Large-subunit ribosomal RNA, domain II from a Candidatus Aenigmatarchaeota archaeon, 663 nucleotides, folded computationally. Its Rfam family is "Archaeal large subunit ribosomal RNA". Gene Ontology terms of the family: ribosome and structural constituent of ribosome. RNAcentral holds the full RNA, with entries from ENA. The prediction has a mean pLDDT of 81.

Context: one part of a larger RNA
C1' cells in the first nucleotide's frame, strides 16, 4: 500500500444468488539469512582469510480466457464390501399326529411227533412264518446309450434300459431352525430357476492406472514412442520432442577448403602380447630304445631358444583410411535461427528396410543395440495385387513437360534401328553344388599336302614256351630281368581267351583316303543335379522374341517441373489509419496436440420489419458461400416469425452390445 468475510443497516411497481453503506478479524504485499535459538540490510558457514543465499521497492482487488486442486467432476460399464429387513409354499435336518406298500420265492427260532441214548441230547417227519431275506407292479429313484431333443413339449424334457420295492422305506397335512447363520449318512450340498456366504432397500454416481463412446466449420505451425526416478513395467512424474505470448540476440541450415583431435575398416606381426603348421640349427636336471663293469655314450619323443618359409585375434597395434567432432576460412541465404521467462499440450507399447555397423541364435516376417531414411501423421504414379521398395511431398481449375517404370494385345507408347547369344519355352520370376554335356567366342602347346585326326585293307617275325616258381605257367596266376637279331615295322607283349597251348586284339608299321586336327585352360549363354502338401501360373494371353547382354534414336508416362487464372497466410514496402487497398517476396499433407477466426440452435435488452391477400413448421425443386451454410420459387400448414447491435446458455450426434417407443 490494496482488499474485506461473517454480520449489521438503508432502499424497493421487483424481497433477491438484488443495489448502497458500514464491518480490517483475516488474507496478500512491504525482508532477508540459518536446521533451529536468532539475528536483520545482512545473515548461515568458517579460527581468520573467504564464501552460499540475500540487499536500491509494485503490489493487491475485480472481470473475461486457458489450466491445476478438492468435490459424482467429460459419459456408460463392474465383480465386489458394510449395514438393516424379508423369506424353510423349493429344498436339507428335526418334532406332533396320520397315510400308503399287487402278486410270486424261500422257510430261521419255537413247537408237535417217531426213532436212538445211561444222560447229556441227536436224527427224520410235520408244523411254525423269521428277515435293513429273494423275484417283481404300484411308489421311490436316475445306471447306461455318452440314444432323441436341443429358438425344445421342458431354463433338465422323451425313449429303451437300469437300482431299490417291510425299511436307516414312500408320502399328505401341522410345526421349528436365517444369512458368517440354519441344515447337511459331507458333495462347499441345500436355504423359492440365486449359494466359496440367499434376496430386497439402504451406504451409491462405490472404486476401476481398464474396454467403449465423447456431436459444426475453415485458416497457421506440428510432436512422440527416448533418458531417468516409482510394488514401476496396460500406468504416472521430471527432462527430451511440438505450440502459443513477450522480450532479447543474431547472416541460421547447408557446401568447398585448411587446422586439430580419433584408433574403427583394411592391413600387419622378427613392432608388442597372445595363437599356430613345415623344416633347419642348438640346448636340456624329462619319457622311451641301445652300448658298457661303471662312469658315461649313442638314437628317439618331449620341452626351451633362434633361423627359413607359411597362417591368424572382440577383449594385439609398428602403420592406417573413410567417416565423425570441434575451430578458422569460403560460398550460400533471410525471420528462417537461437536464447530466456510465461500459458498450453500430447508422447514415454512403435514399426519396415537386401541403406550401413553389431550382440544372441541352427534358422525366423526372430530377438537385443548403433546410426541413417521412411512409414506411423504422407496422397499421387511404378513395382499384378502390395504401410515403409523405386520416382515424387497432394492451397484450387486448366495446360504442357518429363521422372520412376515401360512402349505385341489385355493396357497409353517402335511388332524401332545395329550387330551378337540361347533352342532350354531356357526365359519373359527372388534362388544352391560337385559330376556328366550342348553350343559360341578367346589364349597356350604340339601333329599336319614328306599326308596329320577318323575311318577301312593288309602286315604284327626270329632266338624263345626268356629264367624262376610251378602238376601246368608258352607275352598275359606270380618274382626277376626286359636283351639281341630280320625288318617298313612288331612289347620277353595293351586287353579279352585256354586246365596249358591255341585263338582273338592292341601297340608299333605299312596302303588307301583327304584338309585341318589334338590336349589343356578362361568366358557367354544353355542341359541334369532341382521334392510338399485342394488344381494353377511369366498378372493372363501369349512370345523364337515379345528371351539374354549391349549401342542409340523415337515416343508414352505423376498432384513432380513448367505456365495460365483464381483463393489464403506470412514478411517486407507503399498509401495512408481502415483490422483496408496495391505491389514484392515467401509459404499453403498432415494423427496426437498448440493456436487463431468464423458459422448454426435456444434466449435478454433495444432498435427496424415481415404474416389469415398466408406466420412458423414439413415436402420438393432451383440458386448460392472455401465451409459450418444462406436464400427463393411452388405445394401444405393455419397464427405467429425474421433482421441489425447486444446479452445468457445446460446450444451442434453416426457411431458407445447406447436409452425408449415402433416395425
Nucleotide at each position: 500500500g490494496g482488499u474485506u468475510a461473517a454480520c449489521c443497516c438503508u432502499u424497493c411497481u421487483u424481497u433477491g444468488u438484488a443495489a448502497g453503506g458500514g464491518g480490517a478479524a483475516g488474507c496478500c504485499g512491504u525482508a532477508g539469512c540459518g536446521a533451529a535459538a536468532g539475528c536483520g540490510a545482512g545473515u548461515g558457514c568458517g579460527a581468520a582469510a573467504g564464501u552460499g543465499c540475500g540487499u536500491c521497492c509494485a503490489g493487491u482487488c475485480a472481470g473475461c480466457g486457458g489450466c491445476c486442486c478438492a468435490u459424482u467432476a467429460c459419459c456408460c460399464g463392474a465383480a465386489g464390501c458394510c449395514u438393516a429387513a424379508c423369506g424353510a409354499u423349493c429344498u436339507a435336518g428335526c418334532c406332533c399326529g396320520g397315510a400308503a406298500c399287487a402278486g410270486g420265492u424261500u422257510g430261521a427260532a419255537g413247537u408237535g411227533u417217531a426213532g436212538c441214548g445211561a444222560a447229556a441230547g441227536c436224527u427224520g417227519c410235520a408244523u411254525g412264518g423269521a428277515g435293513g431275506a429273494c423275484c417283481g407292479a404300484a411308489c421311490c429313484a436316475g445306471u447306461g446309450c455318452u440314444g432323441g431333443g436341443g429358438u425344445g413339449c421342458u431354463a433338465c424334457c422323451c425313449g429303451c434300459u437300469u437300482g431299490g420295492a417291510u425299511g436307516a422305506u414312500u408320502c399328505g397335512g401341522g410345526g421349528c431352525u436365517a444369512g458368517g447363520g440354519g441344515u447337511g449318512a459331507a458333495a462347499u450340498g441345500c436355504c423359492a430357476a440365486u449359494c466359496g456366504u440367499g434376496u430386497u432397500g439402504g451406504g451409491c454416481a462405490a472404486u476401476a492406472g481398464c474396454u467403449g463412446g465423447u456431436u459444426c466449420c475453415c485458416c497457421c505451425c506440428g510432436a512422440a514412442a527416448u533418458g531417468a526416478g516409482c510394488c514401476g513395467c496396460a500406468g504416472u512424474u521430471c527432462a527430451g520432442c511440438c505450440u502459443c505470448a513477450u522480450u532479447u540476440c543474431u547472416u541460421a541450415a547447408g557446401u568447398u577448403c585448411g587446422a586439430u583431435g580419433u584408433g574403427u575398416a583394411u592391413a600387419g606381426c622378427u613392432a608388442c602380447u597372445g595363437a599356430u603348421c613345415g623344416g633347419a640349427u642348438g640346448g636340456u636336471a624329462g619319457g622311451g630304445g641301445g652300448a658298457g663293469a661303471a662312469a658315461u655314450c649313442c638314437u628317439u619323443c618331449g620341452c626351451c631358444a633362434c633361423c627359413c618359409g607359411g597362417u591368424c585375434a572382440a577383449a594385439c597395434u609398428c602403420g592406417a583410411a573413410a567417416g565423425c567432432g570441434u575451430c578458422g576460412a569460403u560460398c550460400g541465404g533471410u525471420a528462417c535461427g537461437a536464447a530466456a521467462u510465461g500459458g498450453g499440450a500430447g508422447u514415454g507399447g512403435g514399426g519396415u528396410u537386401u541403406g550401413c555397423c553389431g550382440g544372441g541364435g541352427a534358422a525366423a516376417g526372430c530377438u537385443c543395440g548403433g546410426u541413417g531414411a521412411c512409414c506411423u501423421a504422407a496422397g499421387g504414379g511404378g513395382a499384378a495385387a502390395c504401410a515403409a521398395c523405386c520416382c515424387u511431398a497432394a492451397c484450387u481449375a486448366g495446360c504442357a513437360u518429363u521422372a520412376a517404370g515401360g512402349u505385341c494385345c489385355c493396357u497409353a507408347a517402335a511388332u524401332g534401328a545395329c550387330g551378337a547369344c540361347u533352342a532350354a519355352g531356357u526365359g519373359c520370376a527372388a534362388g544352391u553344388a560337385a559330376c556328366a554335356u550342348g553350343u559360341a567366342u578367346c589364349c597356350u602347346u604340339c601333329c599336319u599336302a614328306a599326308a596329320a585326326c577318323a575311318g577301312a585293307g593288309g602286315g604284327u617275325a626270329g632266338g624263345u614256351a626268356g629264367g624262376c616258381u610251378u602238376a601246368g605257367a608258352a607275352g598275359c596266376a606270380g618274382c626277376c630281368a626286359c636283351c639281341c637279331u630280320u625288318u617298313a615295322a612288331a612289347g620277353a607283349g595293351u586287353g579279352c581267351g585256354u586246365a596249358a597251348u591255341a585263338g582273338c586284339u592292341c601297340a608299333c608299321c605299312u596302303u588307301c583316303c583327304u584338309a585341318g586336327g589334338a590336349c589343356u585352360g578362361a568366358u557367354g549363354c544353355a542341359u541334369u543335379g532341382a521334392a510338399a502338401a485342394u488344381g494353377g501360373a511369366c498378372g493372363g494371353g501369349g512370345u523364337u522374341a515379345a528371351g539374354u547382354a549391349g549401342u542409340c534414336u523415337a515416343c508414352c508416362g505423376a498432384u513432380a517441373u513448367g505456365u495460365u487464372a483464381g483463393c489464403c497466410u506470412g514478411u517486407u514496402a507503399a498509401g495512408u489509419u481502415a483490422u483496408c487497398u496495391u505491389a514484392a517476396c515467401a509459404g499453403g499433407g498432415g494423427u496426437a496436440g498448440g493456436g487463431g477466426g468464423g458459422c448454426g440452435u435456444c434466449u435478454u435488452g433495444c432498435a427496424g420489419g415481415g404474416g389469415c391477400a398466408g406466420a412458423a413448421g414439413c415436402g420438393u425443386u432451383u440458386c448460392u458461400u472455401u465451409g459450418a451454410g444462406g436464400a427463393a420459387g411452388c405445394g401444405u400448414g393455419g397464427a405467429c416469425c425474421c433482421u441489425g447491435c447486444u446479452u445468457g446458455a445446460a446450444c451442434g450426434a453416426g457411431a458407445a452390445u447406447c436409452u425408449u417407443a415402433c416395425c